This is a predicted structure of a 71-nucleotide RNA (transfer RNA) from a Candidatus Omnitrophota bacterium.
The sequence was found in a public genome assembly.
Model confidence (mean pLDDT): 80 of 100.
It matches the Rfam family "tRNA". It is annotated as a transfer RNA.
The organism belongs to Candidatus Omnitrophota, within Bacteria.
RNA sequence: UGCCCUGUAGUGUAAUGGUAGCACGACUGGCUCUGGACCAGUUAAUCAUGGUUCGAAUCCAUGCGGGGCAG
Numbered sequence: 001u002g003c004c005c006u007g008u009a010g011u012g013u014a015a016u017g018g019u020a021g022c023a024c025g026a027c028u029g030g031c032u033c034u035g036g037a038c039c040a041g042u043u044a045a046u047c048a049u050g051g052u053u054c055g056a057a058u059c060c061a062u063g064c065g066g067g068g069c070a071g
Base pairs, nucleotide, nucleotide: 001070002069003068004067005066006065007064010024011023012022013021018054025043026042027041028040029039030038047063048062049061050060051059
């Protein structure tokens, strides 16, 4: 430098173009002799900017980050 793959809560992982979910974690309360166990609740995410569309995490373009291949 070229080509390919990839980017979603703190972590992992879903989501036919139509309400962004689940698990673990964290926090609060309950239970308990205590507890990291159990019960209830809360918290927090689509890499950025444009485009297409009635509607974009999803499709398209460019950029950025990560990984791989070639030189």